A computed fold for a 77-nucleotide RNA from a Dehalococcoidia bacterium, annotated as transfer RNA.
Rfam family: tRNA. Rfam classes the family as a transfer RNA. Its family is annotated with triplet codon-amino acid adaptor activity in the Gene Ontology.
Its mean pLDDT, the model's own confidence on a scale to 100, is 81.
RNA sequence: GGGCCGGUAGCUCAGUUGGUCAGAGCGGGCGACUCAUAAUCGCCUGGUCACAGGUUCGAGUCCUGUCCGGCCCACCA
Numbered sequence: 001g002g003g004c005c006g007g008u009a010g011c012u013c014a015g016u017u018g019g020u021c022a023g024a025g026c027g028g029g030c031g032a033c034u035c036a037u038a039a040u041c042g043c044c045u046g047g048u049c050a051c052a053g054g055u056u057c058g059a060g061u062c063c064u065g066u067c068c069g070g071c072c073c074a075c076c077a
Base pairs, nucleotide, nucleotide: 001073002072003071004070005069006068007067010026011025012024013023019057027045028044029043030042031041032040050066051065052064053063054062
């Protein structure tokens, strides 16, 4: 330098063909239960969908560029 995959909540990840409101589990807070703790249950808490543009009535999803991480290939005296 080229190719491929990935970047979504504090963490691990879903999100199908562009359209219901952006979600689950874990975590955190409050409560119930218990003599008490753990476990369990209920409620609450959660987002610049990496960044910037473009297409579209509408973008997490499609297109372009950039950044970051991983893998492969090439180059380099």